[in-house]
The RNA shown here (THF (Tetrahydrofolate) riboswitch aptamer) has 93 nucleotides.
C1' cells in the first nucleotide's frame, strides 16, 4: 500500500426496582443549546431549557404504604444491535 477487525451517542428484548392512575411522565411541533469510536468533521439519530397544539384506564378490597391492571411511564442490570467522511489503533500479507 491491500484486506480484515475493535471502540461512540444510542437502540431493542428480558429481569428487577420504582413513579402516575388527586396525569405527572411519554409522544407530537417549534426555538435555543450541548454531547456523539482514539483525533477531525457532520447529522439520519440522542440529551436539556423554554414556549405551543393534543390528552388517558381503571377495577378489587373495611381499609391500608395493599392486591390486579392501566401509562408510547422512570432508573438500574443483562443480552443482542451500533459512526457518515478523512486520519488514527489492532491483526494478517
Nucleotide at each position: 500500500g491491500a484486506c480484515a477487525g475493535a471502540g461512540u451517542a444510542g437502540g431493542g428484548a428480558g429481569a428487577c426496582c420504582g413513579c402516575g392512575u388527586c396525569a405527572a411522565g411519554u409522544g407530537c411541533c417549534g426555538g435555543c443549546a450541548g454531547a456523539u469510536g482514539g483525533g477531525a468533521u457532520g447529522u439520519c439519530g440522542c440529551c436539556g431549557c423554554c414556549g405551543g397544539a393534543c390528552g388517558a384506564a381503571a377495577g378489587c378490597g373495611c381499609a391500608a404504604u395493599g392486591c390486579u391492571g392501566c401509562g408510547a411511564u422512570g432508573g438500574c442490570c443483562u443480552c443482542c444491535c451500533g459512526c457518515g467522511u478523512c486520519c488514527g489503533c489492532u491483526g494478517u500479507c